[in-house]
Context: one part of a larger RNA
């Protein structure tokens, strides 16, 4: 100087408390772990794997088996030799991939040749093989914690220290006051976005306040900018005023004023660095390896297996409910090989015609909620897993191994041990909605986006993780 204590001070954080809602008890869905198999590709393993890589495993994908094939080869280009192909159609083996037959067969020309295409030869290939402990890029995590350096100077033989500490304050090494320091960088703030109020500019597809007109009815329609709204520019917040406190930084106020007050509220943004962390299988790269196979095509199987164990969900044990009419309100994305109004047909998934929209225009488009009946506390009119029958769709094709519908069946399950997560305000709970991926979908999963909307927190002794200052130490 660090690192370490079940050492001492001081301070923080959903860390503990105080709350609410789950997990750990069932089914059932993914993930891994183990078994198992011809495979049951690979990779991720305390916190920092395990609804992760995968934001879509029927074929493909796909790397794995099984089994048939190729061997300058899927792709380009040098040279050299040959050639009119290629394509396309018919056909024969065959699982397919190929392989074989039959028919079609270039262009320009000065007639010397060129260009293009195919086989071929010789030379460059290819590897999701291995090493993440040879690396680059990118990530996680301590941690949005307040830290971590540096110049010059000053102490110190040195390592090194000072500054960076001390009193104060803060979300902050934030800012003050001191001071053998004085500056100064990277972090912190601020600047970017996005939300909450106003102004203004500008109204079409959006909007109707007042005028006209039209309809069974709708801004339909003339028209208008006033509203909401849209999307650019601006104001606004700075402890700026006020009063206490306090040298000052600043705190304190159910104090003015204001949509907002003390970071207003979310985001992007992660300092030197830990962990030989993570990825050679996103990609890139260095050595190793393999070359009629570790390459590369095709069919089928497998990734989907199942005595078992675990993680993260989902869906319920019900009355603050189930069910059945009838009824209202949303953001935000998204669409031409789309999205589908509207009409009929079907209990229904859906099908048959069919308008409008390359969209602020058409369109996908709510549910809890409210307003009625029912049900009467039961393994039920909860629960909905599982079988069975019949069917939609998509797609070459749903046997392994798709999603949904309708009609049967009606399994466990009565709040759930020791223990453990999550959350401090439009937050937890709860309701639906959307997108990526995507022919479909195993999405209950991820990402948003919106309705409804609590309860609690005295406090910092305690447990966990950090910060700073000190002490001890046989550790480095």
């Nucleotide at each position: 100087u660090g690192a370490c204590g079940g050492g001492g001070g001081c301070c923080c954080g959903c860390a503990c408390a105080a709350g609410c809602g789950g997990a750990g008890g069932a089914a059932c869905a993914u993930g891994u772990g183990g078994u198992u198999u011809a495979a049951u590709u690979c990779g991720a393993u305390g916190a920092u794997a395990c609804g992760c890589g995968a934001g879509g495993a029927a074929c493909c994908u796909u790397a794995c088996c099984u089994g048939g094939g190729c061997u300058u080869a899927a792709a380009u280009g040098u040279a050299g030799a040959u050639u009119g192909c290629a394509u396309a159609a018919u056909u024969u083996a065959g699982a397919a991939a190929u392989a074989g037959a039959u028919u079609u067969u270039c262009c320009c020309u000065u007639c010397g040749g060129g260009g293009c295409u195919a086989u071929u030869u010789a030379c460059a290939a290819g590897g999701u093989g291995c090493u993440g402990c040879a690396u680059g890029g990118u990530u996680g995590u301590c941690g949005u914690c307040a830290g971590c350096u540096c110049g010059u100077g000053c102490c110190g033989u040195g390592a090194g220290g000072u500054g960076u500490c001390g009193g104060g304050u803060u979300a902050a090494g934030u800012c003050c006051c001191a001071u053998a320091a004085c500056g100064a960088g990277c972090g912190c703030a601020a600047c970017c976005c996005c939300u909450a109020u106003c102004g203004u500019u500008a109204g079409u597809u959006g909007c109707c306040a007042g005028c006209g007109g039209a309809u069974a009815a709708u801004g339909c329609c003339g028209g208008g900018g006033a509203c909401u709204c849209u999307a650019g520019c601006g104001a606004g917040a700075c402890u700026g005023c006020c009063a206490c406190c306090g040298u000052a930084a600043g705190g304190u106020g159910a104090g003015a004023g204001g949509a907002a007050g003390g970071u207003g509220g979310g985001g992007a943004c992660g300092a030197c660095g830990u962990c030989a962390a993570a990825u050679c299988a996103g990609c890139a790269c260095g050595g190793c390896c393999c070359u009629u196979a570790u390459g590369u095509c095709c069919a089928g199987g497998g990734c989907u297996a199942c005595a078992c164990a675990c993680u993260u969900g989902c869906u319920a044990c019900a009355a603050u409910g189930g069910c059945a009419g009838g009824u209202a309100c949303a953001a935000a994305g998204g669409g031409c090989g789309g999205c589908c109004a509207c009409a009929c047909g079907g209990c229904g998934a859906c099908g048959u015609g069919a308008u409008g929209c390359u969209a602020a225009u058409c369109u996908c488009u709510a549910a809890a909620g409210c307003c009625u009946g029912u049900c009467c506390c039961a393994g039920u009119u909860c629960g909905g897993a599982u079988u069975g029958g019949a069917g939609u769709c998509u797609g070459c094709a749903a046997c392994c191994c798709g999603a949904c519908u309708c009609c049967a069946u009606g399994a466990a399950g009565u709040u759930g041990g020791a223990u453990u997560c999550g959350c401090u305000a439009g937050u937890a709970a709860u309701c639906g909605g959307a997108u990526a991926u995507c022919a479909g979908c195993c999405a209950u999963g991820a990402u948003c986006c919106g309705g409804u909307g609590a309860a609690u927190a005295c406090g910092u002794u305690c447990c966990c993780g950090g910060g700073c200052c000190u002490u001890g130490u046989a550790c480095a």

RNAcentral holds the full RNA, with entries from SILVA. Predicted 3D model of a 476-nucleotide part of an RNA (small-subunit ribosomal RNA, 3' major domain) from a metagenome. Its Rfam family is "Bacterial small subunit ribosomal RNA".